[in-house]
C1' cells in the first nucleotide's frame, strides 16, 4: 500500500512549549481560536479492538479485569451533499473517512 471484517448519538484534561489558523478532502453551514486554538511533549484519564479470567456454545455469546499493544479525551465521523421513504424538515441507507484485528 491492497483487501476483508467489526465499530463510529456513550466516555475521558491538566501543565509546559509554540504562535495563527483549526474542525480529513471540495462546496456551503455551524463552531473552536491571541482569555493562545491546531500541533508537540509530560502527566493523568476514558474505553475495551487485540488481550486475560469465569460460565455456557455448532458458529459464538454473556459477565468481569486492565498489566501489555493500539486508539481516543469540543461539537453524532460537527452537519449537509448521493439514494430511498416520509414530507420541508426528519428517518434509514450508500459513498468517503477514522480506528482495531487480520491479510497482501
Nucleotide at each position: 500500500u491492497u483487501c476483508u471484517u467489526a465499530u463510529c448519538c456513550a466516555g475521558a484534561a491538566a501543565g509546559a512549549c509554540c504562535g495563527a489558523g483549526g474542525g480529513a478532502c471540495u462546496u456551503g453551514a455551524c463552531c473552536c481560536g491571541a482569555u493562545g486554538a491546531c500541533g508537540u511533549c509530560u502527566u493523568g484519564g476514558c474505553a475495551a479492538c487485540c488481550u486475560c479470567c469465569g460460565c455456557g456454545u455448532a458458529a459464538c455469546g454473556c459477565g468481569g479485569g486492565a498489566a501489555g499493544g493500539u486508539g481516543c479525551c469540543a461539537c453524532c465521523u460537527u452537519c449537509a451533499a448521493c439514494c430511498a421513504c416520509a414530507c420541508u424538515u426528519g428517518u434509514g441507507g450508500a459513498a468517503a473517512g477514522a480506528u482495531a484485528a487480520g491479510u497482501u